The RNA shown here (Bacterial RNase P class A) has 407 nucleotides and comes from a Planctomycetota bacterium.
The sequence was found by an Rfam model in a public genome assembly.
Its Rfam family is "Bacterial RNase P class A". Rfam's curators write: Ribonuclease P (RNase P) is a ubiquitous endoribonuclease, found in archaea, bacteria and eukarya as well as chloroplasts and mitochondria.
RNA sequence: UUGGCGUGACGCACGGCCGCGGGCGGGAGCAAUCUCGCACGAGGAAAGUCCGAGCACGGCAGGACACGGUGGCGGGUAACGCCCGCCCGAUGCGGGGACCAGCAUCGAGGGAAAGUGCCACAGAGACUGAACCGCCGAUGGCCGCGUUUUCGGACGCGGAUCAGGUAAGGGUGAAAAGGUGCGGUAAGAGCGCACCGGCCGGGGAGUAAUCCUCGGUGCAUGGCAAACCCCACCGCGUGCAAGAUCACAUAGGCGUUCGCGAGAGCUUUCGGGCUUUUCGACGGCCGGUCCGGCUGGAAGAACGCGGGUAGAUCGCUUGAGUCUUGCCGCGAGGUGAGACCUAGAGAAAUGGUCGUGGCGCCGCUUCGGCGGCGAACAGAACUCGGCUUACAUGUCGCGCCAGCCCA
Repeated sequence: UUGGCGUGACGCACGGCCGCGGGCGGGAGCAAUCUCGCACGAGGAAAGUCCGAGCACGGCAGGACACGGUGGCGGGUAACGCCCGCCCGAUGCGGGGACCAGCAUCGAGGGAAAGUGCCACAGAGACUGAACCGCCGAUGGCCGCGUUUUCGGACGCGGAUCAGGUAAGGGUGAAAAGGUGCGGUAAGAGCGCACCGGCCGGGGAGUAAUCCUCGGUGCAUGGCAAACCCCACCGCGUGCAAGAUCACAUAGGCGUUCGCGAGAGCUUUCGGGCUUUUCGACGGCCGGUCCGGCUGGAAGAACGCGGGUAGAUCGCUUGAGUCUUGCCGCGAGGUGAGACCUAGAGAAAUGGUCGUGGCGCCGCUUCGGCGGCGAACAGAACUCGGCUUACAUGUCGCGCCAGCCCA
């Protein structure tokens, strides 16, 4: 310097005129209303509705189970499935090879000895077990030769293999009875040894995950839980179409269930009556179930059906708020000080136009500049913290990689 990948910020600026929304202030008017001025007015995702909350109402709001969610460790936060740091693992990077360290990216990263289940096909064999190709054939057997013989045999050499041995080499597979090397053996095998790895034990560092180190021991019960499951932690329900108030109207219409028993107290004309936060039964309610709880005793309560109204006001924007800055912290963040107020519509406003400038592209150029065209994804509706998705691959910044040029 060019290109690629990743990531962050921005995502046109200023001014004039006209128009719109609610708010504040002034003037005129009896009022309706008119008029003037001021400040403000759609995002980084407003999208998705995937998480978490604030807030509201219901439930005496409690416990357990079921159900759902999260899952290395430690922090942050109002909280979270989010964010930060660290640990472990995998992959990748470089002039050649290996290792280590570093960097980047990713991880659905607790448990396989609680249980159940699965590992197709291929392959000899896939959780307890073997031999397809191959290697050996020392020992016993077979064949050939030689030596010797007391003629029964014995010994030696060689050959191919049967019995037998083997799991090192090759093959199948996602995965094959720890790995590399040396020794040993007939050939092999942790058979033995060294170093890794596993298991057992000790010490050290760290809040912890985990790491380091020492010793012993030939030594493994494979993988899958994005299978059911187990463990730990978390979770009441419904949601602004939540709700609150006022006004109006209707049919305070209809139906169903519960109208007890015992105890205690008072009273009695001794027939009974009244009260009761006592117990039980019955009816109803508490997202599903159980426990538990609440409520009712008839001019009462609960549930259901039906009818009327659906108008106004509030909720509705000062908030776990934004910005600047000091201090603490690796960081996410915390804390102190100061400044600021930045839509609240209600069928839904936040716009149009002109000029200048900037950005990108194209053409021309006397290199001063001129002309033309273009600018993405996309619109608040109670609010906030996240995640995910979209975005001219437009501009700028940062990081990494590759090419080229120069020193």